[in-house]
The RNA shown here (transfer RNA) has 65 nucleotides and comes from Sciurus carolinensis. The RNAcentral record of the sequence draws on Rfam. Its Rfam family is "tRNA". By type it is a transfer RNA. Rfam links the family to the GO term triplet codon-amino acid adaptor activity. Lineage of the source: Eukaryota > Metazoa > Sarcopterygii > Sciuridae > Sciurus.
RNA sequence: GGUGUAGCUCAGUGGUAGAGCACAGGCCUGGCAUGCAUGAGACCCUGGGUUCCAUUCCCAACACC
Numbered sequence: 001g002g003u004g005u006a007g008c009u010c011a012g013u014g015g016u017a018g019a020g021c022a023c024a025g026g027c028c029u030g031g032c033a034u035g036c037a038u039g040a041g042a043c044c045c046u047g048g049g050u051u052c053c054a055u056u057c058c059c060a061a062c063a064c065c
Base pairs, nucleotide, nucleotide: 001065002064003063004062007021008020009019010018015052023039024038026036027035046060047059048058049057
């Protein structure tokens, strides 16, 4: 100096967060895989500050590079 967001890999914007893979059941198949559509899953590392509102801006701490 950089990074920290779903089980994993990553987006994201000052107005309560998305994707791919994975997972679950459904269709498909004699069965599996593939494919199709669907669902669940993260109050965004922690504590403060600013603000009507903070995952986003600022400070500190912690972890990793």